[in-house]
RNA sequence: GACCCGGUAGCUCAGUAGGUAGAGCAUCUCCCUUUUAAGGAGAGGGUCCUGAGUUCGAGCCUCAGCCGGGUCA
Numbered sequence: 001g002a003c004c005c006g007g008u009a010g011c012u013c014a015g016u017a018g019g020u021a022g023a024g025c026a027u028c029u030c031c032c033u034u035u036u037a038a039g040g041a042g043a044g045g046g047u048c049c050u051g052a053g054u055u056c057g058a059g060c061c062u063c064a065g066c067c068g069g070g071u072c073a
Base pairs, nucleotide, nucleotide: 001072002071003070004069005068006067007066010025011024012023013022019056027043028042029041030040031039049065050064051063052062053061
């Protein structure tokens, strides 16, 4: 330098016909228990890497950029 994959909750990741953003773990509250752990119920938590474009509507499509990983030279 060229190409490929990825960036979404505190962490690990889903979301692939464009139509209200989700799961597990963690955190908090309640229940249960002599207590802790385990178990059960619920809650909070997101400018979906940045900017622009297309569209009635973008996590998803297009363009540019940033960051991480990989292949080739």
Molecule: transfer RNA
Organism: Flavobacteriales bacterium